[in-house]
Small-subunit ribosomal RNA, 5' domain from an uncultured prokaryote, 508 nucleotides, folded computationally. The full RNA is in RNAcentral, with records from ENA. Its Rfam family is "Bacterial small subunit ribosomal RNA". Its family is annotated with structural constituent of ribosome and ribosome in the Gene Ontology. The coordinates come from a structure-prediction model, not an experiment, and the mean pLDDT is 82.
Context: one part of a larger RNA
RNA sequence: GAGUGAACGCUGGCGGCGUGCUUAACACAUGCAAGUCGAACGAGAACGGAUUUUAGCUUGCUAAAAUUGUCAGCUAAGUGGCGCACGGGUGAGUAAUAUAUAGGUAACAUGCCCCAAAGAAGAGGAUAACAUCUGGAAACGGUUGCUAAUACUCUAUAUGCCUUUAAGUCAUAAGACUGCAAGGGAAAUAUUUAUAGCUUUGGGAUUGGCCUGUACGGUAUCAGCUUGUUGGUGAGGUAAUGGCUCACCAAGGCAAUGACACCUAACUGGUUUGAGAGGAUGAUCAGUCACACUGGAACUGAGACACGGUCCAGACUCCUACGGGAGGCAGCAGUGGGGAAUAUUGCACAAUGGACGAAAGUCUGAUGCAGCAACGCCGCGUGGAGGAUGACACAUUUCGGUGCGUAAACUCCUUUUAUAUAGGAAGAUAAUGACGGUACUAUAUGAAUAAGCACCGGCUAACUCCGUGCCAGCAGCCGCGGUAAUACGGAGGGUGCAAGCGUUACUC
Numbered sequence: 001g002a003g004u005g006a007a008c009g010c011u012g013g014c015g016g017c018g019u020g021c022u023u024a025a026c027a028c029a030u031g032c033a034a035g036u037c038g039a040a041c042g043a044g045a046a047c048g049g050a051u052u053u054u055a056g057c058u059u060g061c062u063a064a065a066a067u068u069g070u071c072a073g074c075u076a077a078g079u080g081g082c083g084c085a086c087g088g089g090u091g092a093g094u095a096a097u098a099u100a101u102a103g104g105u106a107a108c109a110u111g112c113c114c115c116a117a118a119g120a121a122g123a124g125g126a127u128a129a130c131a132u133c134u135g136g137a138a139a140c141g142g143u144u145g146c147u148a149a150u151a152c153u154c155u156a157u158a159u160g161c162c163u164u165u166a167a168g169u170c171a172u173a174a175g176a177c178u179g180c181a182a183g184g185g186a187a188a189u190a191u192u193u194a195u196a197g198c199u200u201u202g203g204g205a206u207u208g209g210c211c212u213g214u215a216c217g218g219u220a221u222c223a224g225c226u227u228g229u230u231g232g233u234g235a236g237g238u239a240a241u242g243g244c245u246c247a248c249c250a251a252g253g254c255a256a257u258g259a260c261a262c263c264u265a266a267c268u269g270g271u272u273u274g275a276g277a278g279g280a281u282g283a284u285c286a287g288u289c290a291c292a293c294u295g296g297a298a299c300u301g302a303g304a305c306a307c308g309g310u311c312c313a314g315a316c317u318c319c320u321a322c323g324g325g326a327g328g329c330a331g332c333a334g335u336g337g338g339g340a341a342u343a344u345u346g347c348a349c350a351a352u353g354g355a356c357g358a359a360a361g362u363c364u365g366a367u368g369c370a371g372c373a374a375c376g377c378c379g380c381g382u383g384g385a386g387g388a389u390g391a392c393a394c395a396u397u398u399c400g401g402u403g404c405g406u407a408a409a410c411u412c413c414u415u416u417u418a419u420a421u422a423g424g425a426a427g428a429u430a431a432u433g434a435c436g437g438u439a440c441u442a443u444a445u446g447a448a449u450a451a452g453c454a455c456c457g458g459c460u461a462a463c464u465c466c467g468u469g470c471c472a473g474c475a476g477c478c479g480c481g482g483u484a485a486u487a488c489g490g491a492g493g494g495u496g497c498a499a500g501c502g503u504u505a506c507u508c
Base pairs, nucleotide, nucleotide: 001508002507003506004505006504007503008502009501010500013380014379015378016377017376018375019373020372021338026336027335028334030333031332032331035082036081037080040079041078043075044074047073048071049068050067051066052065053064054063055062056061057060089291090290091289099215100214101213102212103211104210105209108208109207113204114203115202116201117200118199119198121155122154123153124152130145131144133142134141135140161184162183163182164181167178168177169176170175189196190195191194217263218262219261224254225253226252229251230250231249232248233247234246235245236244266288267287268286269285270281271280272279273278293314294313295312296311297310316327317326318325319324344370346369347368348367352366353364354363355362356361383413384412385411386410394403395402396401418445419444420443421442422441423440427435452497453496454495455494456493457478458477459476463492464491465490466489467488473480474479
């Protein structure tokens, strides 16, 4: 000198765009953050409709009651489907099962989406809801009976497909392809009749799994480490390779090119500094990974060993009728605590994107916006021109004067900004705008609403007076202060930056 997710002191007019718990991965009151589909299904009567009756009268409308599920309105709860593995948060763990980069997969999977081929024939038994009885304080159950489906099961069929496999071709390191034969395996309907959905197979796209090379902290005051350890055979397991697991066999494997151990740490694109080489760093944004009170486990599923799912154990908190139960903000707000320190219990789904749905649409603290904070960057303003008796005050003085100083007053002008009134967008395509009567425009008013902070001995731009008297104090380094202090404190003057200026901390 440059920089910061900064903090502190003094000060503070506006706008745009960004950024905002770096500390306790500490504990959390309250609300919201994942639902949706009636065009899968039974059912229902809450709302609406229709019909009937009664009452009032403005004689076709209002109110009340009843009925109605073939009402191409609707729907709490329930069965079923899809989603909940995305999106959002955090960085505890992890020095390599991570990340970055380049490859491999003849060792693999892939819901929804696209293309192509073939199909969808018969039959059956349950179960929730509901009703009945009943246990419990509650959470939540149990008995009996009834019922539906795109829920579940069985049979049939099989161009392809799967398992075993005669034979052949290619390759030869592993292996791949064609294929006689035997065995096995599928489906679901809905309605507004035009669509959507269902099953099998092949291909694509997308997304992932696994493997390999290289790179990626510190300490040798860590020198030896290892028994599923290293390899083989066989089996199990997986979508798939593999000690991934198991049985048996062999005794290997790694290491000064740093094994093993300990400490620290998510990684990268980037950011920052520097002429560069290099150093430091990894907030926001983007990609990857890991985690979800702590530890462990699997279930469902195309995908999880699952933040707002399940089970077990633990700590903590809460409810209890003491028998037993409930919970997980490292989602958005917000609270306590810690700290030098970090915001609103806001508005809207209008846009973009996502889930579901044929659609209308519903949900969406993702997102879009608004609020708070000079926390940062950028821009604008706090007036312009004239104006000398060089006014007053203040300071200084060699008492003549000098400085402040065209500065002020005063005259003329302007209105960025401000305030008031009126108009008023784009963002949206037919409709639909949270932002928001916002941005912006016009008119009016009137210099009106708006300057501080640090420094002035040298480094380093900027000097005098008074007070103090090695005291009080200053200080980044050198150093200043003991009676004439340009270095302390105040004043006048000056210098530098400016809605900021200084200090502290950290990095180059």